Context: one part of a larger RNA
RNA sequence: CUGGGCGUAAAGCGAGCGUAGGCGGCUUGAUAAGUUGGAUGUGAAAAACCGGGGCUCAACCUCGGCUGUGCAUUCAAAACUGUUAGGCUAGAGUCUUGUAGAGGGGGGUAGAAUUUCAGGUGUAGCGGUGAAAUGCGUAGAGAUCUGAAGGAAUACCAGUGGCGAAGGCGGCCCCCUGGACAAAGACUGACGCUGAGGUUCGAAAGCGUGGGUAGCGAACAGGAUUAGAUACCCUGGUAGUCCACGCCGUAAACGAUGUCUACUUGCUGUCUGUGUUCUUGUAACGUGGGUAGCGCAGCUAACGCGAUAAGUAGACCGCCUGGGGAGUACGGCCGCAAGGUUAAAACUC
Numbered sequence: 001c002u003g004g005g006c007g008u009a010a011a012g013c014g015a016g017c018g019u020a021g022g023c024g025g026c027u028u029g030a031u032a033a034g035u036u037g038g039a040u041g042u043g044a045a046a047a048a049c050c051g052g053g054g055c056u057c058a059a060c061c062u063c064g065g066c067u068g069u070g071c072a073u074u075c076a077a078a079a080c081u082g083u084u085a086g087g088c089u090a091g092a093g094u095c096u097u098g099u100a101g102a103g104g105g106g107g108g109u110a111g112a113a114u115u116u117c118a119g120g121u122g123u124a125g126c127g128g129u130g131a132a133a134u135g136c137g138u139a140g141a142g143a144u145c146u147g148a149a150g151g152a153a154u155a156c157c158a159g160u161g162g163c164g165a166a167g168g169c170g171g172c173c174c175c176c177u178g179g180a181c182a183a184a185g186a187c188u189g190a191c192g193c194u195g196a197g198g199u200u201c202g203a204a205a206g207c208g209u210g211g212g213u214a215g216c217g218a219a220c221a222g223g224a225u226u227a228g229a230u231a232c233c234c235u236g237g238u239a240g241u242c243c244a245c246g247c248c249g250u251a252a253a254c255g256a257u258g259u260c261u262a263c264u265u266g267c268u269g270u271c272u273g274u275g276u277u278c279u280u281g282u283a284a285c286g287u288g289g290g291u292a293g294c295g296c297a298g299c300u301a302a303c304g305c306g307a308u309a310a311g312u313a314g315a316c317c318g319c320c321u322g323g324g325g326a327g328u329a330c331g332g333c334c335g336c337a338a339g340g341u342u343a344a345a346a347c348u349c
Base pairs, nucleotide, nucleotide: 004320005319006318007303008302012317014201015200016199017198021194022193023192025088026087027086028085029084030083031082033081034080035077036076037075038074039073040072041071042070049065050064051063052062053061054060091191092188093187094186095185096184097182098181099180103177104176105175106174107173108172109171110154115149116148117147118146119145120144121143125136126135162169163168206247207246208245209244210243211242215241216240220236221235222234223233258316259315260314261313262312263311266294267293268292269291270290271289272288273287274286275285276284277283278281298305299304322349323348324347331342332341333340334339
């Protein structure tokens, strides 16, 4: 390079926005770069191929012809691609009116519970386990009642429910703010899709500075268990978990399934719009957008997927190429560090 692939065998970047590039709706005119055809020139000789000839044959030599995908010039064609000048509305977008929602940021506030502290009642245990012990308690614990403080999280509602690009998001109220969807119209007029680099976001853990610390709890200490027990169980408990600002940039970041578009029998549930009908109902029948269960054709190695495709096709990007060595070494870039990212080879089976 060509080919074959990427749910589970190797393989979809964690996710968005977007530069270059690639690709791009209907229609009219022009143009002629790509495209197609003709002509002319060139495309050396030798070789090769075809037909002759000469060495007694052959190898060899020799003559003629054909071929020469290409390039240049020129003439012509105008379907398609391109370019250019117009037009259009089915893609895309804007406006109007509404709808649902744990979408995001900030502020406030509520109740339950745990813990601690203060006080009252009260007395010998409490706690914990498979059983115990460490631990707490006559300096009055545990139990119970009253009050206070403080931090974190929001039972029920709650749902193969909702929202978000992904990570993710859950008490209630207020402020600011993004997106989606529906119904009718009106408007712009291809403004689109994808996206190497780039850039932004990105769970948990971890890091820096400052705060905070109720519960939980790596490390650590003690008690058990055990042959041992650097564990599982128990009693404690520091970082951390929480907040602000700044880093880190990774996860089984999963639907292990890139994004966009079109097409292809059906049934059932659910969330959320909207229309029509009448017998006005917990209705029926339609029509959108989500989200689930099954399933035809088809696909698949099978499992399974099946209009939310892994079916049928198209556009663009990413990635794979036997196992180990190894997502390692070296170098580069990034980071305070931890480390991340890019990424081999020898050797070996």
Record summary:
Small-subunit ribosomal RNA, central domain from Catenovulum maritimum, 349 nucleotides, folded computationally. The sequence was found in a public genome assembly. The coordinates come from a structure-prediction model, not an experiment, and the mean pLDDT is 90. It matches the Rfam family "Bacterial small subunit ribosomal RNA". Rfam links the family to the GO terms structural constituent of ribosome and ribosome.